This is a predicted structure of a 73-nucleotide RNA (transfer RNA) from Thermaerobacter marianensis. The sequence was found in a public genome assembly. It matches the Rfam family "tRNA". The coordinates come from a structure-prediction model, not an experiment, and the mean pLDDT is 80. Lineage of the source: Bacteria > Bacillota > Clostridia > Eubacteriales > Thermaerobacter.
RNA sequence: GGGCGCGUGGCUCAGUGGCUAGAGCGCUUGACUCACAUUCAAGAGAUCACAGGUUCGAUCCCUGUCGUGCCCA
Numbered sequence: 001g002g003g004c005g006c007g008u009g010g011c012u013c014a015g016u017g018g019c020u021a022g023a024g025c026g027c028u029u030g031a032c033u034c035a036c037a038u039u040c041a042a043g044a045g046a047u048c049a050c051a052g053g054u055u056c057g058a059u060c061c062c063u064g065u066c067g068u069g070c071c072c073a
Stems, first nucleotide, its partner, number of pairs: 001072007010025004018056001027043005049065005
């Protein structure tokens, strides 16, 4: 330099062109316990990488940029 993939809560990952984007773990509060753990209940937490375009409507489709992984040279 070229090709292919990935970027979504703190972490690991689902997900879909259409109402307010979800799960597990983690975190907070409460219950339980002498206490801790486990368990149960509730809750907080998201610029869906950034910019532009298509569309009535984009996290999703298209283009560019950035970051990252693999392959080729």